[in-house]
RNA sequence: GAAGAAAGGCGGGUAAUCGCAAAGGUUUUAAGCCUUUGAGGAAAGUCCGAACUCCAUAGGGCAGUGCGCCGGGGAAAGCCCGGUCUCUGAAAGGAGAAGGAAAGUGCCACAGAAAAUAUACCGCCCCGAUGUUAAUCGGGGUAAGGGUGAAAAGGUGGGGUAAGAGCCCACCGCUUCGAUGGCGACAUCGGAGGCAUGGUAAACCCCGCACGGAGCAAGGCCAAAUAGGGAAGCGUACGAGGGUGGCCCGCCCCAUGCUUCCGGGUAGGCUGCUUGCGGUAUCGGGCAACCGAUAUCCCAGAGGAAUGAUUACCCGAGACAGAAUUCGGCUUACAGCCUUUCUUCCACU
Numbered sequence: 001g002a003a004g005a006a007a008g009g010c011g012g013g014u015a016a017u018c019g020c021a022a023a024g025g026u027u028u029u030a031a032g033c034c035u036u037u038g039a040g041g042a043a044a045g046u047c048c049g050a051a052c053u054c055c056a057u058a059g060g061g062c063a064g065u066g067c068g069c070c071g072g073g074g075a076a077a078g079c080c081c082g083g084u085c086u087c088u089g090a091a092a093g094g095a096g097a098a099g100g101a102a103a104g105u106g107c108c109a110c111a112g113a114a115a116a117u118a119u120a121c122c123g124c125c126c127c128g129a130u131g132u133u134a135a136u137c138g139g140g141g142u143a144a145g146g147g148u149g150a151a152a153a154g155g156u157g158g159g160g161u162a163a164g165a166g167c168c169c170a171c172c173g174c175u176u177c178g179a180u181g182g183c184g185a186c187a188u189c190g191g192a193g194g195c196a197u198g199g200u201a202a203a204c205c206c207c208g209c210a211c212g213g214a215g216c217a218a219g220g221c222c223a224a225a226u227a228g229g230g231a232a233g234c235g236u237a238c239g240a241g242g243g244u245g246g247c248c249c250g251c252c253c254c255a256u257g258c259u260u261c262c263g264g265g266u267a268g269g270c271u272g273c274u275u276g277c278g279g280u281a282u283c284g285g286g287c288a289a290c291c292g293a294u295a296u297c298c299c300a301g302a303g304g305a306a307u308g309a310u311u312a313c314c315c316g317a318g319a320c321a322g323a324a325u326u327c328g329g330c331u332u333a334c335a336g337c338c339u340u341u342c343u344u345c346c347a348c349u
Base pairs, nucleotide, nucleotide: 001345002344003343004342005341006340007339008338009337010336012314013313014312015311016310017309018308020038021037022036023035024034025033026032040320044331045330047329048328049327050326051325052215053214054213055212059249060248061247062246064211065210066209067208068207069083070082071081072080073079084098085096086095087094088093099206100205104204105203106200107199108198121146122145123142124141125140126139127138128137129136130135154172155171156170157169158168159167173195174193175192176191177190178189179188180187181186219271220270221269222268229262230261231260232259233258234257241253242252243251278297279296280295281294282293283292284291285290
């Protein structure tokens, strides 16, 4: 200097004038005056979890859904951190739907001789027959070589054999028994061994763990209005009916209930509504996620929905893009830039 990887941050600021919303104060109660504050890193998606509210007194089981290596964090999460293993990259790194195939069922197209109770198409070797001495036919042995395929019943090398084969040997692989290290997933080493049980569970399934529902349009209060309306059918006391995911049991409520059709009134106001699992700084513990202590701060609450306009300066400022009960995550979008650490290559010293 170039190319890459990981983590964090900014993504506008300052001042003035006018305008808008909230809180507080004040007043001559008026859209008065003053002070302070006023959209995000994702506010998006509505995917997961929780706080809060209601059902509601709310138990058990079945089905169902989600997760699935080990340890830790956390209120929990399908989340985060660290590690082991597998895949991938030259590396720094990145990704993982990572329990079980000897409980069972299913699938492995086409090609190929044959795809799990597997095999002989080409080929190799031995014997016999025929023979125009090129070869052909029959019998036996073989799975090392070739072919097909994603995958062909361990791999490579050597010995041996008529030719071959774990037939034998060495190394690797696999099984099993131990030792060492580690909380553990697991790693390393050693002995023995038949060389034997293909893959697939993001297929059904098995195993383990977890799981009420609905949602601020939840809910609460006030005011106002109407018709506590009419008709038909079915059913009811050893329970018809109702009870916030489905079904069953249990439990509770209830005496008239359910279904269909016709007709009438209301859609207003207040609240919930922002002091919190809160922010910031410093210190301590921890590899980290995170936890603790001290100090300090108050930081949007609209209600058809508040942030706009102008001027000047700084500047890399243009992107993605606007809160609606709140918070912890994940995912997606993003112009331009800043900081730190790491990997590789080139040149010079």
This is a predicted structure of a 349-nucleotide RNA (Bacterial RNase P class A) from an Acidobacteriota bacterium. Its mean pLDDT, the model's own confidence on a scale to 100, is 77. Lineage of the source: Bacteria > Pseudomonadati > Acidobacteriota. It was read from a public genome assembly, where an Rfam model found it.